[in-house]
RNA sequence: CUUUUAUCACGAGUGGCGGAGGGAACAGGCCCGACGAUGCCACAGCAACCCGGGUGGGAGAUCCACCCAUGGUGCUAAUUCCUGCCCGGAUGGUCCGGGAGAGAUGGAAG
Numbered sequence: 001c002u003u004u005u006a007u008c009a010c011g012a013g014u015g016g017c018g019g020a021g022g023g024a025a026c027a028g029g030c031c032c033g034a035c036g037a038u039g040c041c042a043c044a045g046c047a048a049c050c051c052g053g054g055u056g057g058g059a060g061a062u063c064c065a066c067c068c069a070u071g072g073u074g075c076u077a078a079u080u081c082c083u084g085c086c087c088g089g090a091u092g093g094u095c096c097g098g099g100a101g102a103g104a105u106g107g108a109a110g
Base pairs, nucleotide, nucleotide: 001110002109003108004107005106006105007104008103013043014042015041016040017039021032022031023030026084027083028082029081044076045075046074049072050071052068053067054066055065056064057063080102085099086098087097088096089095090094
């Protein structure tokens, strides 16, 4: 990087470096940012996808449920910040729901 699969309404911040834009891309909106954002590093934390451990269920399994959190990732403003395409329901220019597409993260395969 490609394919496939699961999840995406919850949760979790301090310090240091640094110095201008940032929130994936394009457009629109709305936010964050010199009271120093985005990013990087350290530590702390969240979570429970994978490894591992435990308890129970089950005739049994490469089964199911729950618990733990030393290891591998991930994550720690806003729903994936919101919308953009399709469908449905209310509605005075708006709102709600479902799906697709795109994206992110994990597992598996190449």